Predicted 3D model of a 72-nucleotide RNA (transfer RNA) from a Candidatus Undinarchaeota archaeon. Its mean pLDDT, the model's own confidence on a scale to 100, is 82. RNAcentral holds the sequence, with entries from ENA. Rfam family: tRNA. From the family's description: Transfer RNA (tRNA) molecules are approximately 80 nucleotides in length. The family's RNA type in Rfam is transfer RNA. The organism belongs to Candidatus Undinarchaeota, within Archaea.
């Protein structure tokens, strides 16, 4: 320098054009002498940053950023 992959909720990841979700943590209620489990409810997201396509974009397209990994 030159290919690739990843970047979405506090963590660990789904979601490949049409209302952003899961597990799991956290917050409140129920349970119990009481705490853990168990139940139930509740909040939490500029979908890495900028621009384009489109009626509509986490998704396609194009720069640029970060992390890892090849190759030299």
């Nucleotide at each position: 320098g030159c290919c690739g992959a990843u970047g979405u909720a506090g963590c660990u990841c789904a979601g490949u054009g049409g209302u952003a979700g899961a597990g799991u943590g956290c917050c409140a209620g129920u349970c119990u002498c009481a705490u853990a489990a168990g139940c139930u409810g509740g909040a939490u997201g500029u979908c890495g940053a900028g621009g384009g396509u489109u009626c509509g974009a986490a998704c396609c397209c194009c720069u640029c950023c970060a992390u890892c990994g090849g190759c030299a």